Small-subunit ribosomal RNA, 5' domain from Trichopus zeylanicus subsp. travancoricus, 477 nucleotides, folded computationally. NCBI's taxonomy places the organism under Eukaryota, Viridiplantae, Embryophyta, Dioscoreaceae, Trichopus zeylanicus. The coordinates come from a structure-prediction model, not an experiment, and the mean pLDDT is 84.
[in-house]
Context: one part of a larger RNA
RNA sequence: AGAUGAACGCUGGCGGCAUGCUUAACACAUGCAAAUCGGACGGGAAGUGGUGUUUCCAGUGGCAGAUGGGUGAGUAACACGUAGGAACCUACCCUUGGGAGGGGAACAACAACUAGAAAUGGUUGUUAAUACCCCAUAGGCUGAGGAGCAAAAGGAGGAAUCCACUCGAGGGGGGGCUUGUGUCUGAUUAGCUAGUUGGUGAGGCAAUAGCUUACCAAGGCGAUGAUCAGUAGUUGGUCUGAGAGGGUGAUAAGCCACAUUGGGACUGAGACACAGCCCAAACUCUUACGAGAGGUAGUAGUGGGGAAUUUUUCGCAAUGGGAGAAAGCCUGAUGGAGCAAUGCCAUGUGGAGGUAGAAGGCCCAUGGGUCAUGAACUUCUUUUCUCAGUGAAGAAGCAAUGACGAUAUUUGAGGAAUAAGCAUCGGCUAACUCUAUGGCAGCAGUCAUGGUAAGACAGAGGAUGCAAGCAUUAUCC
Numbered sequence: 001a002g003a004u005g006a007a008c009g010c011u012g013g014c015g016g017c018a019u020g021c022u023u024a025a026c027a028c029a030u031g032c033a034a035a036u037c038g039g040a041c042g043g044g045a046a047g048u049g050g051u052g053u054u055u056c057c058a059g060u061g062g063c064a065g066a067u068g069g070g071u072g073a074g075u076a077a078c079a080c081g082u083a084g085g086a087a088c089c090u091a092c093c094c095u096u097g098g099g100a101g102g103g104g105a106a107c108a109a110c111a112a113c114u115a116g117a118a119a120u121g122g123u124u125g126u127u128a129a130u131a132c133c134c135c136a137u138a139g140g141c142u143g144a145g146g147a148g149c150a151a152a153a154g155g156a157g158g159a160a161u162c163c164a165c166u167c168g169a170g171g172g173g174g175g176g177c178u179u180g181u182g183u184c185u186g187a188u189u190a191g192c193u194a195g196u197u198g199g200u201g202a203g204g205c206a207a208u209a210g211c212u213u214a215c216c217a218a219g220g221c222g223a224u225g226a227u228c229a230g231u232a233g234u235u236g237g238u239c240u241g242a243g244a245g246g247g248u249g250a251u252a253a254g255c256c257a258c259a260u261u262g263g264g265a266c267u268g269a270g271a272c273a274c275a276g277c278c279c280a281a282a283c284u285c286u287u288a289c290g291a292g293a294g295g296u297a298g299u300a301g302u303g304g305g306g307a308a309u310u311u312u313u314c315g316c317a318a319u320g321g322g323a324g325a326a327a328g329c330c331u332g333a334u335g336g337a338g339c340a341a342u343g344c345c346a347u348g349u350g351g352a353g354g355u356a357g358a359a360g361g362c363c364c365a366u367g368g369g370u371c372a373u374g375a376a377c378u379u380c381u382u383u384u385c386u387c388a389g390u391g392a393a394g395a396a397g398c399a400a401u402g403a404c405g406a407u408a409u410u411u412g413a414g415g416a417a418u419a420a421g422c423a424u425c426g427g428c429u430a431a432c433u434c435u436a437u438g439g440c441a442g443c444a445g446u447c448a449u450g451g452u453a454a455g456a457c458a459g460a461g462g463a464u465g466c467a468a469g470c471a472u473u474a475u476c477c
Base pairs, nucleotide, nucleotide: 002476003475004474006473007472009470010469013347015345016344017343018342019340020339021305026303027302028301030300031299032298036062037061040060041059043057044056045055046054070258071257072256079183080182081181082180083179084178085177088175089174090173093171094170095169096168097167098166099165101135102134103133104132110125111124112123113122114121115120141146154163155162156161184230185229186228191221192220193219196218197217198216199215200214201213202212203211233255234254235253237248238247239246240245260281261280262279263278264277283294284293285292286291311337313336314335319333320331321330322329350380351379352378353377360371361370362369363368385414386413387412388411389410394404421466422465423464424463425462426447427446428445432461433460434459435458442449
């Protein structure tokens, strides 16, 4: 000199674009953040009003909830980066070939009774389906004989037809597994390892595999640093540097891990699942003491910690996502607004003329010099500012549909009107005098300064530097 997710002091006009708990992965009041489908199903309610239709609701059922959003605790390799590989899975999507025949029994809802303070249940009875079950039929396995296994569902419409269902094949995108190689510090950590290394049989998985198990062999790793300990999410990047390097991993993007702590499985194409379930633990809350409820590292917000980090805001108009045939619905994703000079960029605080070189301050050799064309004064302009109008694009379309938005932009009126500070001035280092103080008070990055003429302290005048900022502190190169 450059840089920062910065903080602190003084000061502070405006706009655009970014950024905003780096600390306690500390504890959380309250609201919202994942629903949707009546064109799968029975039922209930409301309205209409006259037999046609509309709306809503709990339940069964389907799909989604494994995405989106957050955080970086753990992790030194089960991760990430890079280059490969073979023994795999894949809902929705695309292409394509078949099928969709016949039958049956239930369970919610509901009703009655009943337990409980509540959360939540229990018994009996009843019922539908794209929920469940059986038979038939295909493909497939085997050298053959032959053996065993398995599917389906309908809905809407006046109809054409549309949407769904089932079994296959291929693709796409996604995921699981695996190999080489690279990835911090310590030897004041030198030996580590028994499912350990390999084989055979068996089991298991979507798949490979000591993944698991029985038996057999005695291997495997290590000074090219094993093991142990400490620290740490990782990468593209980012800061600095001529580069080589060094530091770093905020925001936005890819991957990984986690969801109060520890463990477990269920469902499902996919989870061992942030706003799902079960168990245990700590904590908080309710209780009729018998028993229950909860999890902000989603978004706002609160307390706490801290030098330090925002609103309990508007809208689904756009982009995207979920379910739906669609209309419409949901979406704290997202789009916006609010707050903060936190950063970067842009712009203003006026322009021209103006010597009686005014008053006043400071200095002085008392002649004057300087602040200083600076002000006043004359004249001009209106970026900004105030007021009043106009008024978009973003909307994709036949039409309708804009949170932002009293927006941007633009027109007119008014009046220089609303707008400058901070640090420094001994050398390094641009900028000097006076007064006061008297080794005191102080200053200080360093050398140093101050003991009665201090260009170094404090004040004043002047000057220099940067400027809506300027200094300081911290950290990196």